This is a predicted structure of a 77-nucleotide RNA (transfer RNA) from a Pseudomonadota bacterium.
RNA sequence: GCACCCGUAGCUCAGCUGGAUAGAGCAUCAGUUUGCGGUACUGAGGGUCAUAGGUUCGACUCCUAUCGGGUGCACCA
Numbered sequence: 001g002c003a004c005c006c007g008u009a010g011c012u013c014a015g016c017u018g019g020a021u022a023g024a025g026c027a028u029c030a031g032u033u034u035g036c037g038g039u040a041c042u043g044a045g046g047g048u049c050a051u052a053g054g055u056u057c058g059a060c061u062c063c064u065a066u067c068g069g070g071u072g073c074a075c076c077a
Base pairs, nucleotide, nucleotide: 001073002072003071004070005069006068007067010026011025012024013023019057028044029043030042031041032040050066051065052064053063054062
C1' cells in the first nucleotide's frame, strides 16, 4: 500500500426484516440486612451508538468518506 472484519454504558457483550423512549451482566452509588465488612436483596445514576455526510416519513441498523483497532497479502532497491 491492497483486501476483509470490528468500533454500542467504566469493562464484557446483546440489539431480529430499518419502526416509537437503545438494553443485559459485572462494576459504581444509595438503601435494607449485619456489631463492622463481605454476601444477599431492592433501587438509582451512567450512552454525541467512533466522527462527518448522505438515503429514507423514520437509521445502532443501509450507502460514502475519515479516524482507531485486528487479521491476511504485497512491498522493503

NCBI's taxonomy places the organism under Bacteria, Pseudomonadati, Pseudomonadota. The coordinates come from a structure-prediction model, not an experiment, and the mean pLDDT is 81. Its Rfam family is "tRNA". It is annotated as a transfer RNA.